Bacterial RNase P class A from a Cytophagales bacterium, 381 nucleotides, folded computationally. Of the family's consensus pairs, 93% are formed in the model. The coordinates come from a structure-prediction model, not an experiment, and the mean pLDDT is 75. It was read from a public genome assembly, where an Rfam model found it.
């Protein structure tokens, strides 16, 4: 210097004229509206609707179950299933060792529990967990170039994703932690670290496979609905009609249970009790409330609606995500949906793509340009 991969930032610009939407000032007009001036006007993902909150409503959002979510440690944050730093495990490359193990660098995940229980591991293989002897090896006997029977074996080979810790040595008829050394596993003590864990020393031949994005168990957490949520004003009609029910009932808060809250009065008739006032029960009329059905009118406007867990600069604390302090800034609010057209010039010749209550995160899409890291190749010193 080129190429490849990964991460981050940016993602057309300038001038003029006309046009669109909101806001502010101002003139005319009864009003609708018209004119002048000034300012502002789509994103890093506005996408997905996955997720955490703000906000609004539901009387209180209470308890339990069901259901749903998360899962190594510490920290950040309003919060999160998000982010930062670290730890263990696995894989790859290099290096070291007789060998296994180890060390360094990089990458990765949905990283609690398999002795609480249930299930599954196809095919192949002798055998897939209370699991085994197919080939082979050794010993003895018989027949005898070879084969059969009995016993021992799990080191070698085969099957498989996985086969009763691994490597090396000794020992043995042949073998096996049978014995030894190292690694691993279990355990005790000490040291370091906030912690997950790491290191050192000792003891013990010592391991009942894997799988929980299988059911499940443990710990922690979760009220629901959602701006077409909701609140208010104006106008109009038929505040209509029918049926059922009314405190032992019904309704309300996402499913169930508990808890809790709400659920109108009046008249008449008859009966019972009473000295009487009056109380209770049944029936019935009107009315209030609730549920369901049917029918009529209106569908216009205001708020929610953008000053925020906001943005920028500098300093400071922290490995970092981020925190603190000071100063500065105000940057869309449409409601069938506004930011476009023309002309000239520049150049990196323009990709993905358009807000709809707001903010944080995750995921997906992206031409070109710039920055950083890693790998390979080439050139020069």
């Nucleotide at each position: 210097a080129a190429u490849g991969c990964a991460a981050g930032c940016u993602g057309u610009c300038u001038u003029a004229u006309c046009g669109c939407u909101g806001c502010c000032u101002u003139g005319a007009g009864c009003a609708a509206u018209c004119g002048a001036g000034g300012g502002a006007g789509a994103g890093g993902a506005a996408a997905g609707u996955c997720u955490g909150g703000g906000c609004a409503a539901c009387a209180u959002a209470g308890a339990g179950c069901a259901c749903c979510g998360u899962a190594c440690u510490u920290c950040c944050u309003a919060a999160c299933g998000g982010g930062a730093a670290g730890g263990a495990u696995u894989c790859a490359a290099u290096u070291u060792u007789c060998a296994a193990a180890g060390a360094u660098u990089g990458a990765a995940g949905a990283c609690a529990g398999a002795u609480a229980g249930u299930g599954c591991c196809a095919c192949a293989g002798a055998a897939a967990a209370u699991a085994u002897a197919c080939c082979g090896c050794c010993u003895a006997g018989c027949c005898u170039a070879g084969g059969c029977u009995a016993g021992g074996u799990a080191a070698g080979g085969g099957u498989g994703a996985a086969a009763u810790g691994g490597u090396g040595g000794g020992g043995u008829a042949a073998g096996a932690g049978c014995c030894c050394a190292c690694c691993g596993c279990a355990u005790u003590a000490g040291u370091g670290g906030c912690a997950a864990c790491a290191c050192u020393a000792g003891u013990g031949g010592c391991a009942u496979g894997g799988u929980a994005a299988a059911c499940c168990u443990u710990a922690c957490g979760g009220g629901u609905u959602g701006a077409a949520a909701g609140a208010c004003c104006a106008a109009a009609u038929a505040g209509g009609u029918c049926a059922c029910g009314c405190u032992u009932g019904g309704g309300g808060c996402g499913g169930c249970u508990c808890g809790u809250c709400c659920u109108u009065g009046u008249g008449g008739u008859g009966g019972u009790a009473g000295c009487g006032a009056u109380a209770c029960c049944a029936c019935u009329g009107c009315u209030u409330c609730g549920u369901g059905a049917u029918g009529g009118g209106u569908a216009g406007g205001u708020c929610g609606u953008u000053a925020g867990a906001g943005c920028c600069u500098u300093g400071u604390g922290g490995c970092g995500a981020c925190g603190c302090a000071a100063g500065g800034c105000c940057u869309a609010g449409a409601u069938a949906a506004a930011u476009g057209a023309u002309a000239a010039g520049a150049c990196u010749c323009g990709a993905c793509a358009g807000a709809a209550c707001c903010c944080g995160g995750c995921u997906u899409a992206c031409a070109g340009g710039c920055u950083u890291g890693c790998a390979u190749u080439u050139u020069u010193u």